[in-house]
Context: one part of a larger RNA
Molecule: small-subunit ribosomal RNA, 5' domain
Organism: Verrucomicrobia subdivision 6 bacterium BACL9 MAG-120507-bin52
RNA sequence: GAACGAACGCUGGCGGCGUGGAUAAGACAUGCAAGUCGAACGCGAUUUUUCCGGUUAGCAAUAACUGGAGAAAUUGAGUGGCGAAUGGGUGCGUAACACGUGGGAAUUUAUCCGGAAGUGGGGGAUAGCUUGCCGAAAGGCAAAUUAAUACCGCAUAUGCCCGUAAGGGCAAAGUGGGGGACCGCAAGGCCUCACGCUAUCGGAGGAGCCCGCGCCCUAUCAGCUAGUUGGUGAGGUAAUGGCUCACCAAGGCUUAGACGGGUAGCUGGUCUGAGAGGACGACCAGCCACACUGGAACUGAGACACGGUCCAGACACCUACGGGUGGCAGCAGUCGAGGAUUUUUCUCAAUGGGGGCAACCCUGAAGGAGCGACGCCGCGUGGAGGAUGAAGGGCUUCGGCUCGUAAACUCCUGUCACCGACGAACAAGGCAUCCGGAUUAAUAAAUCGGAUGCUUGAUGGUAGUCGGAGAGGAAGGGGCGGCUAACUCUGUGCCAGCAGCCGCGGUGAUACAGAGGCCCCAAGCGUUGUUC
Numbered sequence: 001g002a003a004c005g006a007a008c009g010c011u012g013g014c015g016g017c018g019u020g021g022a023u024a025a026g027a028c029a030u031g032c033a034a035g036u037c038g039a040a041c042g043c044g045a046u047u048u049u050u051c052c053g054g055u056u057a058g059c060a061a062u063a064a065c066u067g068g069a070g071a072a073a074u075u076g077a078g079u080g081g082c083g084a085a086u087g088g089g090u091g092c093g094u095a096a097c098a099c100g101u102g103g104g105a106a107u108u109u110a111u112c113c114g115g116a117a118g119u120g121g122g123g124g125a126u127a128g129c130u131u132g133c134c135g136a137a138a139g140g141c142a143a144a145u146u147a148a149u150a151c152c153g154c155a156u157a158u159g160c161c162c163g164u165a166a167g168g169g170c171a172a173a174g175u176g177g178g179g180g181a182c183c184g185c186a187a188g189g190c191c192u193c194a195c196g197c198u199a200u201c202g203g204a205g206g207a208g209c210c211c212g213c214g215c216c217c218u219a220u221c222a223g224c225u226a227g228u229u230g231g232u233g234a235g236g237u238a239a240u241g242g243c244u245c246a247c248c249a250a251g252g253c254u255u256a257g258a259c260g261g262g263u264a265g266c267u268g269g270u271c272u273g274a275g276a277g278g279a280c281g282a283c284c285a286g287c288c289a290c291a292c293u294g295g296a297a298c299u300g301a302g303a304c305a306c307g308g309u310c311c312a313g314a315c316a317c318c319u320a321c322g323g324g325u326g327g328c329a330g331c332a333g334u335c336g337a338g339g340a341u342u343u344u345u346c347u348c349a350a351u352g353g354g355g356g357c358a359a360c361c362c363u364g365a366a367g368g369a370g371c372g373a374c375g376c377c378g379c380g381u382g383g384a385g386g387a388u389g390a391a392g393g394g395c396u397u398c399g400g401c402u403c404g405u406a407a408a409c410u411c412c413u414g415u416c417a418c419c420g421a422c423g424a425a426c427a428a429g430g431c432a433u434c435c436g437g438a439u440u441a442a443u444a445a446a447u448c449g450g451a452u453g454c455u456u457g458a459u460g461g462u463a464g465u466c467g468g469a470g471a472g473g474a475a476g477g478g479g480c481g482g483c484u485a486a487c488u489c490u491g492u493g494c495c496a497g498c499a500g501c502c503g504c505g506g507u508g509a510u511a512c513a514g515a516g517g518c519c520c521c522a523a524g525c526g527u528u529g530u531u532c
Stems, first nucleotide, its partner, number of pairs: 001532004006528005013379006019372002026335003030332003035082003040079002043076015089290003099214006107207003112203004117198003120154001122152002130143005159170004174195006182189002216262003223253003228250008265287004269280004292313005315326004343369001345368003351365001352363004382412004392403004416473001418468005429455009476521005481502003487516005497504002
């Protein structure tokens, strides 16, 4: 000199863009952060409506009440499907194929894309609901009954698997929309479209595994190793392999640093530096690891699973003392420790994700707003004229000099802030109607494209534009002995004090304190810490 996720002191006008728990991976009140699908399924509740029946009033039409069946909409819990393994957080552990880079073969992959084939015919349960019982609760048990795209046989096998071959084995589920003839009382059959389902081949993207090289300090760590190193066989895995096991052999690593100890997430990068290098790894992006601590598996395409399960432990809460419940290193927020780090905010309008045919729902991802001069950048705090060089302050050789065109005063301007008016972009989509293409038996439906109409904005009455008023509301901090730009007076008297180094202060202190003046930077300026 440069830099910082900084802190502290004094000061503080505005805006934009960034950024903000570095310490206790300490403990957490409260709310939210993962749901969705009725176009897979049965049931309950509410509302509307259709049909059938009853009672009352009435001569009747009809009206009111009520029972049953059906349909539609909304809603509740449940079965089922998909998702919950992504997104988001943190850096404890890890010196390791963890990461970076370059290769490899013995693998897998839900959803997605492409190819080609199929989707026939049956069955038994179960949750829910009801009843009974146990329990303070959390919850549990039994009986009866019911549905499915839940579950299980059978058939078929393009294909796939096993096998040298012969041969053997392996599936499936329906739902919704529309419709001319024909069959049917109807539902429907039948045709067609869409979404699914099953077996399989290929792809894309993802994941697992192996290897070469690179990757901190320490020798006041010199020897380490029995599943250890290799082989055969077996088990296990999606897959290779001592991954595991039985047997056999006695190997394997190491001063080119094994083993041990310490420290540490790694990288793209960041800071500095002319570079070489050194230091670092906050924000953003990729990978890894973790989710109160330790261990384990289940489900699943995928987890050994942050807001799942089980066991043990510590801690906290409820309890009828028998027993239960919980996990903010998600977003806010609280306490604690600390020099120190923000709102218990708005919206799904956009982007993205999950579910759904869709409408739509969910989304503390995300988009915004709020707080903090924490950083960078920009703007302003006025401009021009103005000499009795005013008053006042300071100095003085008492002549004067200086603050100083500075002020007053005159004439202007109108950035920002303030007031008033107008007022965005971010909107693509969605719904309805019509037209066209393709499909089709079809002018139907669904799908694709277009036109017209309606409609969707958290930010936000914000940005911006125009108008108004008025110099009005907006300057400080540090320094002035040398290094180092900037000097005098007064006070003090080795005192009080200063100080980065050299050093100042003991009666003329440009070095302490105050003042005037000056210098530097400026909404900041200094100090401290750390790196180069």